[in-house]
RNA sequence: GGAGGGGACUCUGGAGAAUCCCAUUGACUUGGGUGCCGAAGGUGUAAGGCCCGUUUGGGCCGAAUCUCUCAGGCAAAAGGACAGAGACGGGCUU
Numbered sequence: 001g002g003a004g005g006g007g008a009c010u011c012u013g014g015a016g017a018a019u020c021c022c023a024u025u026g027a028c029u030u031g032g033g034u035g036c037c038g039a040a041g042g043u044g045u046a047a048g049g050c051c052c053g054u055u056u057g058g059g060c061c062g063a064a065u066c067u068c069u070c071a072g073g074c075a076a077a078a079g080g081a082c083a084g085a086g087a088c089g090g091g092c093u094u
Base pairs, nucleotide, nucleotide: 002094003093007088009086010085011084012083013082018034020033021032022031023030035074036073037072041070042068044066048061049060050059051058052057
């Protein structure tokens, strides 16, 4: 000096599932009921690693678009994992 990975920011794309039923409100207000979705977040989890014990064991760490649906959501809007582009600027590695 350059490149890669990662970070937050901006723009763009971005799925799924009842505009369900009852009561209520000036109101797409509030409450209740049943059914459903997974891609905010969260739960659980493999290989493997570490520690203790030592015949078989026990504990901790450990990924997800898997899993559970706690939360959230089920017209539109909003949100949305993830992806592309843009520019920003510390440390680390090469």